[in-house]
Source information: FMN riboswitch aptamer (RFN element) from uncultured Butyrivibrio sp., 117 nucleotides, folded computationally. The coordinates come from a structure-prediction model, not an experiment, and the mean pLDDT is 85. Of the family's consensus pairs, 100% are formed in the model. The organism belongs to Butyrivibrio, within Bacteria.
RNA sequence: UUCUUCGGGGCAGGGUGUGAUUCCCAACCGGCGGUAUAGUCCGCGACCCGCUGCAAUCUGCAGCGGCUGAUCUGGUGAGAUUCCGGAACCGACAGUAUAGUCUGGAUGAGAGAAGAA
Numbered sequence: 001u002u003c004u005u006c007g008g009g010g011c012a013g014g015g016u017g018u019g020a021u022u023c024c025c026a027a028c029c030g031g032c033g034g035u036a037u038a039g040u041c042c043g044c045g046a047c048c049c050g051c052u053g054c055a056a057u058c059u060g061c062a063g064c065g066g067c068u069g070a071u072c073u074g075g076u077g078a079g080a081u082u083c084c085g086g087a088a089c090c091g092a093c094a095g096u097a098u099a100g101u102c103u104g105g106a107u108g109a110g111a112g113a114a115g116a117a
Base pairs, nucleotide, nucleotide: 001117002116003115004114005113006112013025014024015023027101028100029091030090031044032043033042034041039089040088048066049065050064051063052062053061054060055059071087072086073085074084075083093104094103095102
């Protein structure tokens, strides 16, 4: 450098209601790299928006830029907002009775991981 494969999890049970896995009680989940083992630290990706270029015909691809949620405390230790104890908090867009968990864009894209030449 080229190619191949892989690459996101989750509302049990109950209440109200004509109708809710969306509201209420309760339950459950945690992408990738770094670092003392991290959803909450640092960085990245996904969604969304803009600009430029190419193709092409109103969509697609590439590059660049923007946007981008949430943690404290006690202990151990040389070292941990990462481990152990305790108590908290957060989660794109569209649809639908208001959604981190359902359905959809998505049999997509992708940080990256492994392997082959």